[in-house]
RNA sequence: GCCUCGGUAGCUCAGUAUGGUAGAGCGAGUGCCUCGUAAGCACUAGGUCGCGGGAUCGAAGCCCGCCCGAGGCU
Repeated sequence: GCCUCGGUAGCUCAGUAUGGUAGAGCGAGUGCCUCGUAAGCACUAGGUCGCGGGAUCGAAGCCCGCCCGAGGCU
C1' cells in the first nucleotide's frame, strides 16, 4: 500500500438483506418483599448509531472520503 470483517446504552451484542417509532441481556437507580442483606418481582433513567459530506420526503442500514480495532496479502 491492497483485501475482508468490525465500531450502535456503562459492558456484551442484535437490528443493515427489504431505508419508515433505535432494541435485548447484563449492569445502575427507585419501589415491593425481608428483622436485615442477597435472591425474586415491578418500574425508571441512560444513545450526536466512530467522524464528515452526498443522494432521498425520510438513513444505524445506500454512495464518497476519513479515523480506530482485528485478521489476511504484498

Notes
The RNA shown here (transfer RNA) has 74 nucleotides and comes from a Candidatus Nitrosocaldaceae archaeon. The RNAcentral record of the sequence draws on ENA. Its Rfam family is "tRNA". Rfam classes the family as a transfer RNA. Gene Ontology term of the family: triplet codon-amino acid adaptor activity. About the family: Transfer RNA (tRNA) molecules are approximately 80 nucleotides in length. Their secondary structure includes four short double-helical elements and three loops (D, anti-codon, and T loops). Further hydrogen bonds mediate the characteristic L-shaped molecular structure. tRNAs have two regions of fundamental functional importance: the anti-codon, which is responsible for specific mRNA codon recognition, and the 3' end, to which the tRNAs corresponding amino acid is attached (by aminoacyl-tRNA synthetases). tRNAs cope with the degeneracy of the genetic code in two manners: having more than one tRNA (with a specific anti-codon) for a particular amino acid; and 'wobble' base-pairing, i.e. permitting non-standard base-pairing at the 3rd anti-codon position. Taxonomically the source falls in Candidatus Nitrosocaldaceae (Archaea, Nitrososphaerota, Nitrososphaeria, Candidatus Nitrosocaldales). The same sequence occurs in records of 2 taxa.